A computed fold for an 87-nucleotide RNA from an Armatimonadota bacterium, annotated as c-di-GMP-I-GGC riboswitch aptamer. The prediction has a mean pLDDT of 87. It was read from a public genome assembly, where an Rfam model found it. Lineage of the source: Bacteria > Bacillati > Armatimonadota.
[in-house]
RNA sequence: AAUGAUAAAGGCAAACUCUUCGAAAGAAGGGGACGCAAAGCCACGGGGCUAAACACGAAGACGUGUAUGUCGGCCGGGCUGCCGUUC
Numbered sequence: 001a002a003u004g005a006u007a008a009a010g011g012c013a014a015a016c017u018c019u020u021c022g023a024a025a026g027a028a029g030g031g032g033a034c035g036c037a038a039a040g041c042c043a044c045g046g047g048g049c050u051a052a053a054c055a056c057g058a059a060g061a062c063g064u065g066u067a068u069g070u071c072g073g074c075c076g077g078g079c080u081g082c083c084g085u086u087c
Base pairs, nucleotide, nucleotide: 001086002085003084004083011036012035016031017030018029019028020027021026034073040079041078042077044076045075046074047071048070049069053066054065055064056063057062
């Protein structure tokens, strides 16, 4: 530098479930493994989700719109790194 033997040491942990937090999306922790060669870190671009609050409409219940909320295990980008193999 390249690469990930349908590989291995080591690592992470989807769904589901329990507890807690949150208006929700979702998050944290325990259990649990579908998967992952960056499933380590960063909301910078695109995309998804939610709508407390705000705006508009409605007599009202409520409806619609909007991210400042959220997803890094949707894609791209940036930063960093372990092990094996090859050069």